[in-house]
């Protein structure tokens, strides 16, 4: 330098005929209990890596950029 993959909640990830942003763990609050453990209930937490384009509508399609992994040279 060229090809390919990955980037979504604090962490690990799901979500692709384009239309509801989610799960587990963690966190906060409440209840039970002798209880900082355990169980149950509720809740907070996201510019979906960044920018642009297509579309009535984009995490999802297209282009560029960034970070990282990998293959080739």
């Nucleotide at each position: 330098g060229g090809g390919g993959g990955u980037a979504u909640a604090g962490c690990u990830c799901a979500g692709u005929u384009g239309g509801g942003a989610g799960a587990g763990c963690g966190c906060u609050u409440g209840a039970a209990u002798g209880g900082c453990a355990u169980u149950c209930a509720a809740g907070a937490g996201g510019u979906c890596a960044g920018g642009g384009g297509u579309u009535c509508g984009a995490a999802u399609c297209c282009c560029c950029u960034u970070a990282u992994c990998u293959c080739c040279a």